RNA sequence: GCCCCUGUAGCUCAGUGGAUAGAACGACGGUUUUCUAAACCGUGGGCCGUUGGUUCGAAUCCAACCGGGGGCG
Numbered sequence: 001g002c003c004c005c006u007g008u009a010g011c012u013c014a015g016u017g018g019a020u021a022g023a024a025c026g027a028c029g030g031u032u033u034u035c036u037a038a039a040c041c042g043u044g045g046g047c048c049g050u051u052g053g054u055u056c057g058a059a060u061c062c063a064a065c066c067g068g069g070g071g072c073g
Stems, first nucleotide, its partner, number of pairs: 001072007010025001012023002018056001027043005049065005
């Protein structure tokens, strides 16, 4: 330098055009317990890497950049 994959919550991931986005774990609060853990109930937390484009409508499709991983030279 070229090619491929990837970027969504604190972490691991789902969501592949249509309701201002979900799960598990973690965090916080509560119940229970002498206390802790476990169990159960509840709460908060992300405008989806950035900027444009397509579309009535984009996390989703396209382009360029940025970050991560891999391959070739």
Transfer RNA from Bifidobacterium longum subsp. longum, 73 nucleotides, folded computationally. Rfam family: tRNA. Its family is annotated with triplet codon-amino acid adaptor activity in the Gene Ontology. The RNAcentral record of the sequence draws on ENA.